[in-house]
Molecule: Bacterial RNase P class A
Organism: Pirellulales bacterium
RNA sequence: GGAGUGGGCCGGGUGGUCGCUGGCCGCCCCGGUGGGCGGCGAGAGGAAAGUCCGGGCACCACAGGACCCGGUGGUGGGUAACGCCCACCGGCCGUGAGGCCAGGGAAAGUGCCACAGAGAAUAGACCGCCGCGGGUGUCUUGACGACACCCGCGGUAAGGGUGAAACGGUGCGGUAAGAGCGCACCAGCAGGCCGGGUGACCGGCCUGGCUAGGCAAACCCCACUGGGUGCAAGGCCAAACAGGAGGCAAGCGUUCGCCCCUGGCGGGCGCUGCGGUCUGGUCCGGACCGUGACGACCUUCGGGUGGGCCGCUCGAGACGCCGGGAAACCGGCGCCCUAGAGGAAUGACCACCCCCGCGACCCGUUUGGCGGACCGCGGGACAGGACCCGGCUUAUAGGCCCACUCCGAAU
Numbered sequence: 001g002g003a004g005u006g007g008g009c010c011g012g013g014u015g016g017u018c019g020c021u022g023g024c025c026g027c028c029c030c031g032g033u034g035g036g037c038g039g040c041g042a043g044a045g046g047a048a049a050g051u052c053c054g055g056g057c058a059c060c061a062c063a064g065g066a067c068c069c070g071g072u073g074g075u076g077g078g079u080a081a082c083g084c085c086c087a088c089c090g091g092c093c094g095u096g097a098g099g100c101c102a103g104g105g106a107a108a109g110u111g112c113c114a115c116a117g118a119g120a121a122u123a124g125a126c127c128g129c130c131g132c133g134g135g136u137g138u139c140u141u142g143a144c145g146a147c148a149c150c151c152g153c154g155g156u157a158a159g160g161g162u163g164a165a166a167c168g169g170u171g172c173g174g175u176a177a178g179a180g181c182g183c184a185c186c187a188g189c190a191g192g193c194c195g196g197g198u199g200a201c202c203g204g205c206c207u208g209g210c211u212a213g214g215c216a217a218a219c220c221c222c223a224c225u226g227g228g229u230g231c232a233a234g235g236c237c238a239a240a241c242a243g244g245a246g247g248c249a250a251g252c253g254u255u256c257g258c259c260c261c262u263g264g265c266g267g268g269c270g271c272u273g274c275g276g277u278c279u280g281g282u283c284c285g286g287a288c289c290g291u292g293a294c295g296a297c298c299u300u301c302g303g304g305u306g307g308g309c310c311g312c313u314c315g316a317g318a319c320g321c322c323g324g325g326a327a328a329c330c331g332g333c334g335c336c337c338u339a340g341a342g343g344a345a346u347g348a349c350c351a352c353c354c355c356c357g358c359g360a361c362c363c364g365u366u367u368g369g370c371g372g373a374c375c376g377c378g379g380g381a382c383a384g385g386a387c388c389c390g391g392c393u394u395a396u397a398g399g400c401c402c403a404c405u406c407c408g409a410a411u
Stems, first nucleotide, its partner, number of pairs: 001407010012353007020043002023040007045382001049393002052391005057230004069226005074088005089103001090101004104221002109219002111215003126160002128156012168186006187211001189208008234310004244301002246298002252295004256270005261264001273291007317336001319334006354380006362372004
């Protein structure tokens, strides 16, 4: 200098003007709910997103057990919890820094393995190799025999070929040719023992049979685990109006019965009982008042709707320091309060600055380019709370920092 790997961080700044949301204070208007004006201070994110996991909180359900269904899946730790995080183990990939893994079981059972290929899992004969039989040709005039070719039957998994994958590898023996058919070594597997580690696992020794394909985000088996619904949860206050229940003691209206009269949209009454009030510690008694029925009537009751209030933001909280731990993380102390709307506010413009790209021009150079000054134009992303947290995933213009790896050159 080039090419990369892992991690952390920022993601426009300052000032002015005009607006928006909600809070506090003051003044004014209004019977009141409320409204207006002025001032003060506050007002999105690293992902607020997707709503994919896990919790808090709330309501509902719930003796216990079993079945069904779903989730998770190496080990140890962290955590309120997790499918998250940290560290380690194993496998695969990369020269490497590092990355990826849904990482229990395929020698319990069932099932599947596209295309190609003869054969895809109690294997398989297309070419090849070998044996036997037959035929033709040549070597010879003929026979025997040999060689070459063809046909048929059989053997064979060495070699070729297909495929992601072809039923251990190398060598020697063996054989007609071959083959774990036999043997040696190697790889791998199973069992046992020893050593190390908390553990996953690692290392070594012995024995065995000679070999066991892949897929469980296919069924399945094993272990662990899982109530349901979400702040539109849920709680409180409470109109108008409609309907329901209750009440006719009073008022209003309608209606029923009787009586009276001046005959009218008139007036009065509803009585051995019952209800209420007073007297009273209680009962009897007494006094007073009221009392037909119904209703659109009622300071009656409960449910529902509009509306209002709470839940609501102080919390597994942010920041700083110290301590423990390898880390995730945990503890102590100090300090701070940082949106709480209810269809949803945080925006627009101007000025200066910052960053990036392009263009023109100037300066310095080691002439590939790099660095610096200045001007013009364009651009500054992804995206936005809606009960709150912990994660994951996805989107993101541009930029900064740290650690590490590989290659080249020089010393």